RNA sequence: CACAGCACAAGGCAAACCCGAAGUGAUUCGGGGACGCAAAGCCAACGGGGCCCGUCGGGGGUCGGCCGGGUUGCAUCA
Numbered sequence: 001c002a003c004a005g006c007a008c009a010a011g012g013c014a015a016a017c018c019c020g021a022a023g024u025g026a027u028u029c030g031g032g033g034a035c036g037c038a039a040a041g042c043c044a045a046c047g048g049g050g051c052c053c054g055u056c057g058g059g060g061g062u063c064g065g066c067c068g069g070g071u072u073g074c075a076u077c078a
Stems, first nucleotide, its partner, number of pairs: 012037002017032006035065001041071003046068003049063005
């Protein structure tokens, strides 16, 4: 230095649910709250898949905490 794992240390994120707001809706944002996460950081202008809408067209939207993939990052014991 690289790979790998998730030991050590510093931390980080935030499921369900509740409140408020936006949206036809899936869902999103803010606050509370922690199920969990080694990328639960980012990319839907990479592929698949789920969900929503539709004038049902080879249409539109949404989910990165569904899978694969891309990309960036902390630590360095065995």
The RNA shown here (c-di-GMP-I riboswitch aptamer) has 78 nucleotides and comes from Salinibacterium sp. It was read from a public genome assembly, where an Rfam model found it. Model confidence (mean pLDDT): 82 of 100.